[in-house]
Molecule: Bacterial RNase P class A
Organism: Nocardioides rubriscoriae
RNA sequence: CGGGCCGGCCGGGCGACCGCGUUGGACCUGGAUCACUCCAGGGCCACCGAGGAAGGUCCGGGCUCCGCAGAGCAGGGCGGUGGGUAACACCCACCCGGGGCAACCCGCGGGACAGUGCCACAGAGAACAGACCGCCUCCCGAGUCAGUAGCACCGACGAGGGAGGUAAGGGUGAAACGGUGGAGCAAGAGACCACCAGCACGCCGGGUGACCGGCGUGGCUAGGCAAACCCCGCCCGGAGCAAGAUCAGACAGCGCACGUCCGAGGGCUGCUCGCCCGAGUGCGCGGGUAGAUCGCUGGAGGCCGUCGGCAACGGCGGUCGUAGAUGGAUGGUCGCCCCUCCUCCCGCAAGGGCGGAGGACAGAACCCGGCCUACAGGCCGGCCCGUUCG
Numbered sequence: 001c002g003g004g005c006c007g008g009c010c011g012g013g014c015g016a017c018c019g020c021g022u023u024g025g026a027c028c029u030g031g032a033u034c035a036c037u038c039c040a041g042g043g044c045c046a047c048c049g050a051g052g053a054a055g056g057u058c059c060g061g062g063c064u065c066c067g068c069a070g071a072g073c074a075g076g077g078c079g080g081u082g083g084g085u086a087a088c089a090c091c092c093a094c095c096c097g098g099g100g101c102a103a104c105c106c107g108c109g110g111g112a113c114a115g116u117g118c119c120a121c122a123g124a125g126a127a128c129a130g131a132c133c134g135c136c137u138c139c140c141g142a143g144u145c146a147g148u149a150g151c152a153c154c155g156a157c158g159a160g161g162g163a164g165g166u167a168a169g170g171g172u173g174a175a176a177c178g179g180u181g182g183a184g185c186a187a188g189a190g191a192c193c194a195c196c197a198g199c200a201c202g203c204c205g206g207g208u209g210a211c212c213g214g215c216g217u218g219g220c221u222a223g224g225c226a227a228a229c230c231c232c233g234c235c236c237g238g239a240g241c242a243a244g245a246u247c248a249g250a251c252a253g254c255g256c257a258c259g260u261c262c263g264a265g266g267g268c269u270g271c272u273c274g275c276c277c278g279a280g281u282g283c284g285c286g287g288g289u290a291g292a293u294c295g296c297u298g299g300a301g302g303c304c305g306u307c308g309g310c311a312a313c314g315g316c317g318g319u320c321g322u323a324g325a326u327g328g329a330u331g332g333u334c335g336c337c338c339c340u341c342c343u344c345c346c347g348c349a350a351g352g353g354c355g356g357a358g359g360a361c362a363g364a365a366c367c368c369g370g371c372c373u374a375c376a377g378g379c380c381g382g383c384c385c386g387u388u389c390g
Stems, first nucleotide, its partner, number of pairs: 001386010012337007020049002023046003027042006051361001055372002058370005063240004070273004075236005080094005095109001096107004110231002115229002117225003132170002134166007143157003178196005197221002199218008244294004253285006265277004301320008338359005344353003
């Protein structure tokens, strides 16, 4: 200098004017009250006032309500090991497998010998399968050669056909029932032997563990797919802020069905059993009211320092008080600056000047930890590879 990998941050800035929302302070007006004080309205001052994703609603919780009498089935989630966390399908570290020269990235990571199922086409054959081309042995054998004066016999070669052996070589395919070499065979084959790979068993060493390494025995060689159904192991009450609580306000019944012992209806619970509450319930038609407050922002909180830990993260100390709306608030205008691009001009270049255009994704609604998706432009750090120079 170039290429790549990983992580972090900003995402317009400043000023002026006008305009918004909560809270606090003092004040003004009106009403209530014996008073304290309360309610409503108004303007003034001060602090604060959308996000890294506020989006998706895919997970986990806090919180609230029901239940707390369970049991089974169903359903759902997870799937290497260890750790972190309130918890998780998240995060960290490591193991194994795959990709990459590497930094690093990826993984629905237990089981295919419990069972069922699938592997198109091609191919002989796709799970205990299989003979297309080949190779070998035997039989038949047109014809050719040799021999002979000629024919036949003997001898050699032999297209083609039949019977048997074979799975080493070639072919098909994404994938073909271990690999290389030897010996053996009529030709071949783990049928046999050596070495190697895998698998099974036994032992030793390292590691918390997943696993890793080594030695020995065995000829044992049994494809892939479970992100196919399934099997195994572990875990899981339900509903949700439109949860829920308080105050205010209004009310008109009628009909049908069932029931108060033998229990209508309801709850735990999606179903079954079981348990509990229970005197009025369920359905249909019809009428009336629906406003205010709380929940609602002090949190598993932010920031700084320090200690422990490879890390995720945790302990300790200090410090801050950073939106709480409810038809739903932070906007508009102007000027300067910043970043990017373009035309023209100056300049060897770097760069500079005038003008123009553009400046992303996108708005809290109970809160928090994650994951996923979107994002113009810009900044910082670390690591790997290559090239050049010293």